Overview:
This is a predicted structure of a 74-nucleotide RNA (transfer RNA) from Parcubacteria group bacterium GW2011_GWB1_40_14. It matches the Rfam family "tRNA". The family's RNA type in Rfam is transfer RNA. Its mean pLDDT, the model's own confidence on a scale to 100, is 81. The organism belongs to Bacteria candidate phyla, within Bacteria.
């Protein structure tokens, strides 16, 4: 240089064009329980889906470019 895969709450992840106001686990915060901590139970907050364009009535989802990561190859 060429080609392919990939990017979603702090972390891990679900999502396959409309019923998604983006769900779950974990972490974190508040409360309950306990002499206290942990465990357990209840509840809260947290992602405009890497960035910019495009297609569509409608995009996290399809297309293009860019950026980061991973891999194959010369």
């Nucleotide at each position: 240089g060429g080609c392919g895969c990939u990017a979603u709450c702090g972390u891990c992840u679900a999502g396959c064009g409309g019923u998604c106001u983006a769900g779950g686990a974990u972490a974190u915060c508040g409360g309950g329980u306990u002499u206290u901590c942990a465990c357990c139970c209840c509840g809260g907050a947290g992602a405009u889906c890497g960035u910019g364009g495009g297609u569509u009535c409608g995009a996290a989802u399809c297309c293009c470019a860019c950026u980061g990561g991973c891999g194959c190859u010369a």